Notes: FMN riboswitch aptamer (RFN element), 152 nucleotides, folded computationally. The sequence was found by an Rfam model in a public genome assembly.
RNA sequence: AACUUACUUCGGGGCAGGGUGUAAAUCCCUACCGGCGGUCACAGUCCGCGAACGGGCCGAGCUUUCGGUCCGCCGAUCCGGUGGAAUUCCGGAACCGACGGUGAGCGCGUUCCUCUUUCGGUGCGCGUAAGUCCGGAUGGAAGAAGGAGAAU
Numbered sequence: 001a002a003c004u005u006a007c008u009u010c011g012g013g014g015c016a017g018g019g020u021g022u023a024a025a026u027c028c029c030u031a032c033c034g035g036c037g038g039u040c041a042c043a044g045u046c047c048g049c050g051a052a053c054g055g056g057c058c059g060a061g062c063u064u065u066c067g068g069u070c071c072g073c074c075g076a077u078c079c080g081g082u083g084g085a086a087u088u089c090c091g092g093a094a095c096c097g098a099c100g101g102u103g104a105g106c107g108c109g110u111u112c113c114u115c116u117u118u119c120g121g122u123g124c125g126c127g128u129a130a131g132u133c134c135g136g137a138u139g140g141a142a143g144a145a146g147g148a149g150a151a152u
Base pairs, nucleotide, nucleotide: 001152004149005148007146008145009144010143016030017029018028019027031132032131033097034096035049036048037047038046044095045094053072054071055070056069057068058067059066060065077093078092079091080090081089099135100134101133105128106127107126108125109124110123112121113120
């Protein structure tokens, strides 16, 4: 020095201001955030991976469930500049964000009130609605670092 074995540690951020309102970190305007490896030079948007979600199989528990493994699913960027080289830097303008919960918005159905009817109001039900709040999670992972052992 490479290879290999187990171990230890680390390993995801963000609603600040204003508006409306009885009430909003959920609506509206603005603001704010960006896991890991790779890529000739630094990436939320390129290539790949992880988390999450759905399913099969196996194991544990057996009411709910938990773990392993495999398969599926898995968002979003352009223009100009510099340069040998950048969808990665600089300038400009954009875009995206798992599942469950909450939710004053929106949609549909319906009750009652006013009423000729419509419009409007009212209660109920269903659906939908948060990247930033709450929860699974004081969890786990992609991986990163470290010292140690074995043998060459």
Of the family's consensus pairs, 100% are formed in the model. The coordinates come from a structure-prediction model, not an experiment, and the mean pLDDT is 80. Its Rfam family is "FMN riboswitch aptamer (RFN element)". Gene Ontology term of the family: FMN binding.